A computed fold for a 100-nucleotide RNA from a Gammaproteobacteria bacterium, annotated as Glycine riboswitch aptamer.
Its mean pLDDT, the model's own confidence on a scale to 100, is 78.
Of the family's consensus pairs, 90% are formed in the model.

[in-house]
RNA sequence: AUACACCCUGCGGGAGAGAGCGGCCGCACCGAAGGUGUGGCCGCCGCCGAAGGCGCAACACGCCCGGAAUCGCUCAGGCACCCAGGACCGCAGGGAUGGG
Numbered sequence: 001a002u003a004c005a006c007c008c009u010g011c012g013g014g015a016g017a018g019a020g021c022g023g024c025c026g027c028a029c030c031g032a033a034g035g036u037g038u039g040g041c042c043g044c045c046g047c048c049g050a051a052g053g054c055g056c057a058a059c060a061c062g063c064c065c066g067g068a069a070u071c072g073c074u075c076a077g078g079c080a081c082c083c084a085g086g087a088c089c090g091c092a093g094g095g096a097u098g099g100g
Base pairs, nucleotide, nucleotide: 004098005097006095007094008093009092010091011090012089013088018045020044021043022042023041024040025039026038027037028036029035030034046079047078048077052075053073054072055071059066
């Protein structure tokens, strides 16, 4: 000094699962009662897994501790489209830790 690994920021890509049932409130429409659509909240059942969180193999160790994930669990989160989120991937800029 540049690249590699690491961190931050920006841009692009980015899956899965009930437009479930019941109740309450608001809005719009039809209307006699009531009904339909839609948004929010609560309860119940079902489901997803790629924020986060938790668990474990090999390995290592005298013992304890340690020890990965796109594997498992589903506490949290999420389940029409849109929006938001999103592990991970690519590009750009910045940082300065590590080793070379």

The sequence was found by an Rfam model in a public genome assembly. Taxonomically the source falls in Gammaproteobacteria (Bacteria, Pseudomonadati, Pseudomonadota).